[in-house]
């Protein structure tokens, strides 16, 4: 110095005037409770009502101080946890997501090391990375032939016209060596063989398969031997192994206040048995029969209902206010020690939005970064100093964490890797 | 705030991964008829929201974005 490549980190700073939300202390109004005091009726202990200081407590409103007060992505909601409520009786079929192997974490589609494949010269990146030799489907066009292969042209054989000179035309077989075609043509090199030709035979090679041996927690590497000779692609295409998953979501969910009409309209019994009995009929149990719940569907349990309020439903009326959940947590930050690492463990310090359709801002003034115009200076295609103007992203908590992925003006640090020069 | 669905010409739509150069009908343009305009007959133009993966091959499958609708007390 130039071209990469992988990582962390800021995401403006400062003064001053206006504001904006909500905490916590003081004060101030308006007002309800309890308790003093004192007038008046009433009454001999009391009850009712009026007014007075100023005590204590609730509500509203308001004034002042002090301290607080968006994010690295709050964002999409794309996966996972806590939370809560509903089940918790269970089985089968389904339905969904994941998918190398080994740790890591509450969990996880998420991270960390490793191993396998592809790209790159390298750093290094990139992969929905289990089964296609359990089965079924689909490979368009082109091509002769697309999966239990297949004769268009070629090449060899034979028969037969005709020519007769090696030849030529047609029928029959043979043959995947060689041409074209396509994403993909059923190993590849040499020999031997053969009418021609083939794993048809043999030697290497390269692929599976089975066994064995060595090394690794494992994916999986290396090494022998032995088989047929060779087996196409696709599961982000049905499918099949394996592992997970109950279902809803703070508008969860409790609690309190107001207000409204428990008003319409629909669902379905008894022939059983046993006990009571006022002889009208209740209760239990069984059975049907309607509905809930086990949120995918059946079996199967479970509750509640069977004519009056009770249960389900469908329509309809009425609030749509307050409090809790609600923020301090699987937290950050340092030190230590375990581990390649992600990440545990201990010690130690430090934290404060928490509402309601919703605050966290605005306008100067200096400073930093950027670009753009002029002036001036140098060692001049640059740089530096001054002046002026412009511009300084993407985005705004609404239960709460862990990630994931999108968006982002500029800026800063580390660590490698390659080329060139120069010591 | 939650849960959810859809996206093809200008408008509504059609469309088993391949015969797709993506169909139709309305509307647009351009010509033919007609003295002219309608009508009506003939021709053009005109789309797969963006990107990225699977696959030989993507509107279709598979991810992440965009906008658009819809449902919930």
């Nucleotide at each position: 110095u130039g071209a990469g490549c992988g990582g962390g980190c800021c995401g403006g700073g400062u003064g001053a005037u206006c504001g904006c939300c909500g905490g916590u202390u003081u004060c101030c109004c308006u007002u309800g409770g309890u308790g003093g005091g004192u007038g008046c009726a009433u009454g001999u202990u009391u009850u009712g009502u009026g007014c007075c200081a100023a005590a204590u407590u609730g509500a509203g409103g308001g004034a002042a101080a002090c301290g607080g007060g968006a994010g690295g992505a709050a964002a999409g909601u794309c996966c996972g946890g806590g939370c809560u409520c509903c089940a918790c009786a269970g089985g089968g079929u389904g339905c969904g997501a994941u998918g190398g192997u080994g740790g890591g974490u509450a969990a996880c589609g998420c991270c960390c090391a490793c191993c396998g494949g592809c790209c790159g010269g390298a750093a290094g990146g990139c992969c929905a990375g289990g089964g296609a030799a359990a089965g079924u489907g689909c490979c368009a066009c082109a091509g002769a032939a697309a999966a239990c292969a297949g004769a268009c042209c070629g090449c060899c054989g034979u028969c037969g016209g005709c020519g007769u000179u090696u030849g030529u035309c047609g029928g029959c077989g043979g043959u995947a060596a060689g041409g074209g075609u396509g994403a993909a043509a059923c190993g590849g090199u040499g020999a031997g063989g053969u009418a021609a030709g083939a794993g048809c035979u043999c030697a290497c090679c390269a692929g599976c398969a089975g066994g064995c041996c060595g090394g690794g927690u494992g994916a999986c590497c290396g090494g022998c031997c032995u088989g047929g000779c060779u087996c196409g692609g696709u599961a982000a295409a049905c499918c099949c192994c394996a592992u997970c998953g109950g279902g809803a979501g703070c508008a969860a969910g409790g609690c309190c206040g107001a207000a409204c009409a428990g008003c319409a309209g629909g669902g379905a019994g008894u022939u059983c048995g046993c006990c009571g009995u006022u002889c009208g009929c209740g209760g239990c149990g069984g059975c049907c029969c309607g509905g809930g719940g086990c949120g995918a569907c059946c079996c199967g349990c479970u509750c509640c209902g069977g004519c009056u309020u009770c249960c389900c439903u469908u329509c309809g009326g009425g609030u749509g206010g307050g409090c809790c959940g609600c923020u301090g947590g699987a937290g950050g930050c340092g030190g230590c020690g375990g581990g390649c690492a992600a990440c545990c463990g201990u010690c130690g310090u430090c934290c404060u939005a928490g509402a309601g359709a919703a605050a966290u801002g605005a306008u100067c003034g200096c400073c930093c970064c950027g670009c753009c115009a002029g002036a001036g200076c140098c060692g001049a295609u640059g740089g530096c100093u001054c002046u002026g103007g412009c511009g300084g992203a993407c985005a705004g908590a609404a239960c709460c964490c862990g990630g994931c992925u999108u968006a982002c003006a500029g800026g800063c640090c580390c660590g490698c890797u390659c080329a060139g020069a120069u010591u | 705030g939650c849960c959810c669905c859809c996206a093809u010409c200008g408008u509504c739509u059609a469309g088993u991964g391949g015969c797709c150069u993506a169909g139709g009908a309305c509307a647009u343009c351009g010509g033919g008829u007609u003295c002219u305009c309608a009508g009506u007959c003939c021709g053009a133009a005109a789309a797969c929201c963006g990107g990225g993966g699977u696959u030989c091959g993507a509107c279709u499958c598979c991810c992440c974005g965009u906008g658009g609708g819809g449902g919930u007390g």
Two RNAs folded together computationally: RNase P RNA and transfer RNA, 496 nucleotides in total.
Its mean pLDDT, the model's own confidence on a scale to 100, is 76.
Rfam match: Bacterial RNase P class A. The family's RNA type in Rfam is ribozyme.